[in-house]
Molecule: transfer RNA
Organism: Dehalococcoidia bacterium
RNA sequence: GGGGCUGUAGCUCAUUUGGGAGAGCGCUUCGUUCGCAUCGAAGAGGUAGGGGGUUCGAAUCCCCCCAGCUCCA
Numbered sequence: 001g002g003g004g005c006u007g008u009a010g011c012u013c014a015u016u017u018g019g020g021a022g023a024g025c026g027c028u029u030c031g032u033u034c035g036c037a038u039c040g041a042a043g044a045g046g047u048a049g050g051g052g053g054u055u056c057g058a059a060u061c062c063c064c065c066c067a068g069c070u071c072c073a
Base pairs, nucleotide, nucleotide: 001072002071003070004069005068006067007066010025011024012023013022019056027043028042029041030040031039049065050064051063052062053061
């Protein structure tokens, strides 16, 4: 320098052929308890790596860029 893969909540990951962003763990509050555990209930938390384009509508399709992993040279 060129090719491929990956990037979604604090962490690990779903979301499938474009149609309302989710789970587990963690966190906060409440209940239970002698008690911070366990268990139960409720809640907060994400411009979907950044920008642009296509579309009525984009995490999803297209282009550029960034970061990580990997292959070739």